The part of an RNA shown here (large-subunit ribosomal RNA, domain IV) has 328 nucleotides and comes from a metagenome.
Context: one part of a larger RNA
């Protein structure tokens, strides 16, 4: 010097990204206990007192009274630190075996949709099986995610559902026509014509779903404007004009897990605060089941503050053990 451990004057987070680590709290009995709340909780809230031994009494009690030792009586060991505020997720759970335990997943609850039973869906070439020895208060799928208050506008695009008049449209049907072959006929010949049959090609016309078309549907995928002017100071614009759109963002929230400019501005807390809390709204680029806003309880989650506490630090020091080092 390294590791593990004991103690430490005065101070007490000045350390540090951050109280990381350590210290502190701690058992039992009694007293006492706030906001808030879904009335269950919160709560062991917080905060305070007692605890050994002996004698007596008694309702034999985690009783009372009296006495008594020590610095100290849950005398060792073992055994919550607490509070304030706000974010996210309701909660208990689940997860990256081997760098992530979370705000991610799940969840009860909500919604839409499919499925009438040989169900839909899934596995399998099939037989068959699961679904289910179930039957729409059932089963499959999607999204959301307790609870409370709510969930606005847009169906133009894409999807899905319904419609079937019209347009388009395959195989197939159909067969106008055209063509090959040639019995025969013509011709001196080359060659020409050419019935029937058998073949090739083949127009019109008929011909389903789909698509076009007509409607519906957003807790389907998704989307939810711009410019200019205007009030008796100024500023602002309830108001007006105009362009575009399928419709132009409602309630609520808002520098936010979202705000670039930005350490926005104001207020609070500090002597001093890029974080934090409360407001404002100029929302680069919140917004309503890709849910919006709240919310008691809960959290090895993330943030801020206070109290207690401490070798985290000012700033080091001492002790013990194991290494390191020297010798063997």
């Nucleotide at each position: 010097c390294u590791c593990u451990c004991u103690c430490u004057a005065a101070g007490g987070a000045a350390c540090u990204c951050g109280g990381c680590a350590a210290a502190a709290u701690a058992a039992c009995u009694c007293c006492g206990u706030a906001a808030c709340u879904u009335c269950g909780g919160g709560a062991g809230a917080a905060g305070g007192a007692g605890u050994g031994c002996c004698u007596u009494c008694u309702u034999u009690a985690a009783g009372a009274a009296g006495g008594u030792u020590g610095c100290a009586a849950u005398a060792a060991c073992a055994a919550g630190a607490u509070c304030c505020a706000a974010g996210c997720a309701a909660c208990u759970g689940u997860u990256u075996a081997u760098c992530a335990a979370a705000a991610a997943c799940a969840c009860a609850g909500g919604u839409c949709u499919c499925u009438g039973c040989g169900a839909a869906g899934u596995c399998g070439u099939a037989a068959g099986a699961c679904g289910a020895c179930g039957u729409a208060u059932a089963g499959g799928g999607u999204c959301u995610g307790a609870c409370g208050c709510c969930u606005g506008c847009c169906c133009g695009g894409u999807g899905c559902c319904g419609g079937a008049a019209g347009g388009u449209u395959a195989a197939g049907g159909g067969g106008a026509g055209u063509u090959g072959u040639u019995a025969g006929g013509g011709g001196u010949a080359a060659c020409c014509c050419g019935a029937a049959g058998c073949g090739g090609c083949g127009a019109a016309c008929c011909g389903a779903a789909g698509c076009c078309c007509c409607g519906g549907u957003a807790a389907a995928c998704g989307g939810c404007g711009g410019c200019c002017g205007u009030a008796a100071c100024a500023a602002u614009a309830a108001c007006g004009g105009u362009c575009c759109u399928a419709a132009g963002g409602u309630a609520g929230c808002g520098a936010a897990a979202u705000u670039c400019c930005u350490u926005g501005u104001c207020g609070g807390g500090u002597a001093a605060g890029u974080u934090c809390c409360g407001a404002c709204c100029u929302g680069c680029a919140c917004g309503a089941a890709u849910g919006g806003c709240g919310u008691a309880a809960c959290g090895a989650c993330a943030u801020c503050c206070c109290c207690g506490c401490u070798g985290u630090c000012u700033c080091g020091g001492c002790c013990a053990g194991a290494g390191a080092c020297u010798c063997a």
Overview: RNAcentral holds the full RNA, with entries from SILVA. Model confidence (mean pLDDT): 88 of 100.